[in-house]
RNA sequence: UGCAAGUUUCAGGGAAGGUGCAAUUCCUUACUGGCGGUAGCGCAUGGCCUUGCGCCCUAUGCGGAGCCCGCAACCCGCGAAAGCGGUGGAUCUGGUGCGAUUCCAGGGCCAACGGUAUAGUCCGGAUGAAAGAAACGAGAA
Numbered sequence: 001u002g003c004a005a006g007u008u009u010c011a012g013g014g015a016a017g018g019u020g021c022a023a024u025u026c027c028u029u030a031c032u033g034g035c036g037g038u039a040g041c042g043c044a045u046g047g048c049c050u051u052g053c054g055c056c057c058u059a060u061g062c063g064g065a066g067c068c069c070g071c072a073a074c075c076c077g078c079g080a081a082a083g084c085g086g087u088g089g090a091u092c093u094g095g096u097g098c099g100a101u102u103c104c105a106g107g108g109c110c111a112a113c114g115g116u117a118u119a120g121u122c123c124g125g126a127u128g129a130a131a132g133a134a135a136c137g138a139g140a141a
Base pairs, nucleotide, nucleotide: 001141003139006136007135008134009133010132015029016028017027018026030121031120032111033110034071035070036069037068041063042062043061044060045059046056047055048054049052066109067108075086076085077084078083091107092106093105094104095103113124114123115122
């Protein structure tokens, strides 16, 4: 310095008003966005010489998509269980550029199950589970 069993910790956000006998569910306006991948961008450090608000993102580190790809959760089926299989929401236009559904500008759309006046935002399964993240890590090379 890299590698493995394993251990520990962490791992979901968001509302007001109106109508009504009754709605945090309708209506109006607002608000929120799990994990990994993908970047031309940003920040920090470093480097270079031409010392410029310069260059290097193939110097290093960190961050960067709700609607592109994959995964988890939820739901359904099978199973004694472990688990296996299935289902699974939503994006366009313009700009820059060799290259963007990720950047910039504008518009649009989506959000498990059970409960209840019809729920992404309330209550519940859930002080749960988990994609995964970080730290440690016998030993061997």
Molecule: FMN riboswitch aptamer (RFN element)
Organism: Bifidobacterium canis